A computed fold for a 73-nucleotide RNA from Cellulomonas cellasea DSM 20118, annotated as transfer RNA. Its Rfam family is "tRNA". Rfam classes the family as a transfer RNA.

């Protein structure tokens, strides 16, 4: 320098252009337990890397940039 993949709660991962952005773990509360753990019930937490564009409507499509990783020079 060229090409490619990825970026979504604290962690990991889903998400045919139209749902209130969902699941698991963690965390909080309660039940249960002598206590803890396990189990059960409920709850908090992300505006989707940044900015623009397309569209009636964008996490999803397009462009630029940023970051991580891989390949080739």
């Nucleotide at each position: 320098c060229g090409g490619g993949a990825c970026g979504u709660g604290g962690g990991c991962c889903a998400g045919c252009g139209g749902c209130u952005a969902g699941g698991c773990c963690u965390c909080c509360u309660g039940c249960c337990u002598u206590g803890g753990g396990a189990g059960c019930a409920g709850g908090c937490g992300a505006u989707c890397g940044a900015g623009g564009g397309u569209u009636c409507g964008a996490g999803u499509c397009c462009c630029u940039c940023c970051g991580u990783c891989c390949c080739g020079a």

Background:
Lineage of the source: Bacteria > Bacillati > Actinomycetota > Actinomycetes > Cellulomonas cellasea.